Predicted 3D model of a 92-nucleotide RNA (Glycine riboswitch aptamer) from Mumia xiangluensis.

[in-house]
RNA sequence: GCAUGUCACGCGGGAGAGCCCGCGCUGCGCCGCGGCGCCGAAGGGGCAAUUCCUCCCCGGAACCUCUCAGGCACCAGGACCGCGUGACCGAG
Numbered sequence: 001g002c003a004u005g006u007c008a009c010g011c012g013g014g015a016g017a018g019c020c021c022g023c024g025c026u027g028c029g030c031c032g033c034g035g036c037g038c039c040g041a042a043g044g045g046g047c048a049a050u051u052c053c054u055c056c057c058c059g060g061a062a063c064c065u066c067u068c069a070g071g072c073a074c075c076a077g078g079a080c081c082g083c084g085u086g087a088c089c090g091a092g
Stems, first nucleotide, its partner, number of pairs: 002092001005088009018036001020035005037072003043068001044066003050062004
């Protein structure tokens, strides 16, 4: 000095599910509240099932599961992936 890795930021890609009903506000639309129905890939809970970490037990994790939160036109958000920049650790 550098690979890989981690974190942050920027750019690009990024799924799912009623803008259904009622009320209010409105010329319409938007928006707010309530109701029922749904989605899961922010976050969160859980290992009961599945899968993975190992052949088993224990244990852990997950794009698995539960839907608390969040979401169900657009916008926004969005796990994850790619590229770039910065910082940190740093095998060899």

Taxonomically the source falls in Mumia (Bacteria, Bacillati, Actinomycetota, Propionibacteriales).